Record summary: This is a predicted structure of a 508-nucleotide part of an RNA (small-subunit ribosomal RNA, 5' domain) from an uncultured bacterium. RNAcentral holds the full RNA, with entries from Greengenes.
Context: one part of a larger RNA
RNA sequence: GGACGAACGCUGGCGGCACGCUUAACACAUGCAAGUCGAACGGAGUUAAACGAGAGCUUGCUCUUGUUUAACUUAGUGGCGGACGGGUGAGUAACACGUGAGCAACCUGCCUUUAAGAGAGGAAUAACAGUCUGAAAAGACUGCUAAUACCUCAUAACAUAACGAAGCCGCAUGACUUUGUUAUCAAAGAUUUAUCGCUUAAAGAUGGGCUCGCGUCUGAUUAGCUUGUUGGUGAGGUAACGGCCCACCAAGGCGACGAUCAGUAGCCGUACUGAGAGGUAGAUCGGCCACAUUGGGACUGAGACACGGCCCAGACUCCUACGGGAGGCAGCAGUGGGGAAUAUUGCACAAUGGAGGAAACUCUGAUGCAGCGAUGCCGCGUGAGGGAAGAAGGUUUUCGGAUUGUAAACCUCUGUCUUCAGGGACGAUAAUGACGGUACCUGAGGAGGAAGCUCCGGCUAACUACGUGCCAGCAGCCGCGGUAAUACGUAGGGAGCAAGCGUUGUCC
Numbered sequence: 001g002g003a004c005g006a007a008c009g010c011u012g013g014c015g016g017c018a019c020g021c022u023u024a025a026c027a028c029a030u031g032c033a034a035g036u037c038g039a040a041c042g043g044a045g046u047u048a049a050a051c052g053a054g055a056g057c058u059u060g061c062u063c064u065u066g067u068u069u070a071a072c073u074u075a076g077u078g079g080c081g082g083a084c085g086g087g088u089g090a091g092u093a094a095c096a097c098g099u100g101a102g103c104a105a106c107c108u109g110c111c112u113u114u115a116a117g118a119g120a121g122g123a124a125u126a127a128c129a130g131u132c133u134g135a136a137a138a139g140a141c142u143g144c145u146a147a148u149a150c151c152u153c154a155u156a157a158c159a160u161a162a163c164g165a166a167g168c169c170g171c172a173u174g175a176c177u178u179u180g181u182u183a184u185c186a187a188a189g190a191u192u193u194a195u196c197g198c199u200u201a202a203a204g205a206u207g208g209g210c211u212c213g214c215g216u217c218u219g220a221u222u223a224g225c226u227u228g229u230u231g232g233u234g235a236g237g238u239a240a241c242g243g244c245c246c247a248c249c250a251a252g253g254c255g256a257c258g259a260u261c262a263g264u265a266g267c268c269g270u271a272c273u274g275a276g277a278g279g280u281a282g283a284u285c286g287g288c289c290a291c292a293u294u295g296g297g298a299c300u301g302a303g304a305c306a307c308g309g310c311c312c313a314g315a316c317u318c319c320u321a322c323g324g325g326a327g328g329c330a331g332c333a334g335u336g337g338g339g340a341a342u343a344u345u346g347c348a349c350a351a352u353g354g355a356g357g358a359a360a361c362u363c364u365g366a367u368g369c370a371g372c373g374a375u376g377c378c379g380c381g382u383g384a385g386g387g388a389a390g391a392a393g394g395u396u397u398u399c400g401g402a403u404u405g406u407a408a409a410c411c412u413c414u415g416u417c418u419u420c421a422g423g424g425a426c427g428a429u430a431a432u433g434a435c436g437g438u439a440c441c442u443g444a445g446g447a448g449g450a451a452g453c454u455c456c457g458g459c460u461a462a463c464u465a466c467g468u469g470c471c472a473g474c475a476g477c478c479g480c481g482g483u484a485a486u487a488c489g490u491a492g493g494g495a496g497c498a499a500g501c502g503u504u505g506u507c508c
Base pairs, nucleotide, nucleotide: 001508002507003506004505006504007503008502009501010500013380014379015378016377017376018375019373020372021338026336027335028334030333031332032331035080036079037078040077041076043074044073045072046071047070048069049068050067051066052065053064054063055062056061057060087291088290089289096216097215098214099213100212101211102210103209106208107207111204112203113202114201115200116199117198119153120152121151122150128143129142130141131140132139133138159184160183161182162181163180164179165178166177167176169174189196190195217263218262219261224254225253226252229251230250231249232248233247234246236244266288267287268286269285270281271280272279273278293314294313295312296311297310316327317326318325319324344370346369347368348367352366353364354363355362356361383413384412385411386410393404394403395402396401417449418445419444420443421442422441423440427435452497453496454495455494456493457478458477459476463492464491465490466489467488473480474479
C1' cells in the first nucleotide's frame, strides 16, 4: 500500500447493486415451511330436482319419509410425492474431495423410442355399525363392504435358469452373435369416448453405486503397527466386485519414499495479495461430501438406513387421574443465552422452478419482492457566475500592518438531489402483477432541507498564540513535557480524505 461476512469512536443527504450469528452442532414459546388426486374405491354429509307414500289443513301449499339423478365437500382404503427443494460444517487426513481412467462386476421410478399383451376367477380388510378399556395418547372384540389394495389360474419371449451346438472377438477371469430342448414368471381399470393409465421385453436419456493411477496440513520430544490382520478354498450375502460376513488352511501385510499414534481441518471451482514465483483464505454464488437432540437399528421404496417417517437406549423439556404419554428450528421469521458483533414473528405465488392432478387447480418461508443496517462497492449532491469599502467579527502584531478572504454581504442565474401536484410502465405477445401508484415522464416552488473526520517535531503534506511546567498528558518508531513546548490542552490558521474519517484485529 491492498483486502475484510469485520468491530469500536465521532459524524451522517440520496440512489443502484451486493452482503448481513465468523461465537454456543447452546436451549427453544408461537406461527408457517409437503402435499396432492373424487377421472382408482366404498361410504358419510350438504343442497337441488323428479317420482312414490304419509301427515297437517288455509284445497294447493307446508312438513316427514323412501327411491333415483345431479352438483359440492371430504375422514378412510388406494396411487404418486414426502430420498427433491431448504439448512449446517459437528465429524472426517478418507477414494472424502480434485483430476484422469475402468466396470467383461452393477442398479435406475417418472421421461423418450420400439415390439408384444391386458383372458378367467377368488378370499379379505379399513371406513361404517355395535360393545368395551383408558385421565389422555390411544386401543381391543364382533359384524358388514369396495377398489387401479391382495391372491390363484391361463397365455408368453428377444426375459431368467439348466444342458447342448456353431461362429467370432478380447489384457485374464471371459464376452458377443445365431440356434436346439426343458422349466419358471404378467397385467387394471377410469372417463365428459378426446384420452389417461396397466403388464412384459429391448434400447436411450437422466440419476446413482463400485474400483484404480496421481494430488491433498503439522508433529519423530509418536518407530514400530496389524489377528479378519494378509492371502487361498468353499459357502453365504449384495443391484454388483470384494474378509463384506462365516468355516477351514497358510503366515502373511504395512513401515524412515514416515506405517502407527497425536493434533488440526469439510474438499474444490474460486477469493485476497504479489511484477511473478509464491503466500493466505475456502463468507456470499456453483459442484461434491457429511450431518439432522446423542448413540444404535432396520422397515417401506426405483431410490433412505430417511431434517419436519418408524423402533430401542441416553440426556433434556412438557402433560398426567402416577398407571402412562408427548417433543426435537444445523427450514423461514422470532425468543433466551453466549458475544466486540450480525436483520422482519413482513407481502405474494404475478414471474422462474418443483410435487400431485386429464384438467380446472391446490400446495410451495424454494423463489420473487419489500423492511432493517454507511457492512461493502459504485454513482450523485450539499450550488454556479460576478463581487474590494479587501466590511464587521475572530486571530496575530514590531501597532505600521498581516491573515481569515472573493470568503461573506450584495447582484445575476440554475434546479441534479429534494418538496408538492398530475400521468404512469416493462416484467405477461389472450387472462392473471406481490413488487407498486414503484421506476420513469411532465409541471410548479424555492439556495431553500444536506459536512464531517483525522492530522500539522522528523519519517509525512500542513505553524502561530495562550495555558501547563518531567505535572497534566502524548506516542507507530525516534522520542516530547523540569517557565517562552511548531510534539501535552485550547484557539486561530493550515494539510489530507470525504458521506465518510480515524482506531483496533487478521492476511498478503